[in-house]
Molecule: transfer RNA
Organism: Parcubacteria group bacterium GW2011_GWA2_40_23
RNA sequence: ACCAGGGUAGCUCAGUCGGUUAGAGCGAGGGAAUCAUAACCCCUAGGCCGGCGGUUCGAUCCCGCCCCCUGGUA
Numbered sequence: 001a002c003c004a005g006g007g008u009a010g011c012u013c014a015g016u017c018g019g020u021u022a023g024a025g026c027g028a029g030g031g032a033a034u035c036a037u038a039a040c041c042c043c044u045a046g047g048c049c050g051g052c053g054g055u056u057c058g059a060u061c062c063c064g065c066c067c068c069c070u071g072g073u074a
Stems, first nucleotide, its partner, number of pairs: 001073007010026004019057001028044004050066005
């Protein structure tokens, strides 16, 4: 330099052939239970979906450019 995949919660990831409410597990806080602790169980908070534009009535999803990460080719 080129090709491919990826960027969504503190971490690991799902997600909708574009539609009114964005989710799980772990982690965090609280509760319940226990003589007590851990595990198990219940609840809560936490995200302007990498950035800027475009298309559209409507974009996390489609298109363009840019940034970052991973793999491959040279």